[in-house]
RNA sequence: UUCUUAUCCAGAGAGGCAGAGGGACUGGCCCUAUGAUGCCCGGCAACCUGAAUGAUUUUUUAUUGUUCAACGGUGCUAAUUCCAGCAGGUGUGAAACCUGGAAGAUGAGAA
Numbered sequence: 001u002u003c004u005u006a007u008c009c010a011g012a013g014a015g016g017c018a019g020a021g022g023g024a025c026u027g028g029c030c031c032u033a034u035g036a037u038g039c040c041c042g043g044c045a046a047c048c049u050g051a052a053u054g055a056u057u058u059u060u061u062a063u064u065g066u067u068c069a070a071c072g073g074u075g076c077u078a079a080u081u082c083c084a085g086c087a088g089g090u091g092u093g094a095a096a097c098c099u100g101g102a103a104g105a106u107g108a109g110a111a
Stems, first nucleotide, its partner, number of pairs: 001111008013041001015040003021031003025085004042077003047073002049069008081103001086100005
């Protein structure tokens, strides 16, 4: 980098450093010197992980539900993935809404 698969309406600091930009892309709409991005610390969560227990499986193996933990590997810590971006539908004066997809992010596995 590509492929497969799961998840994406919950959660997380009035800390330190440093100083101008940031929210992937496009269009909106926002955040930002009452300090953004970044780094450190703290925190959240529970994908990998560990424990207990139930189910399926003839058995082994394997799969899977529930509960608990969080030393370790990641991740995350404004706004639903901030909203839309393609297709279909409900519907209105205008609006608004629903479903699926695309794109993206993260984990795990594979090439």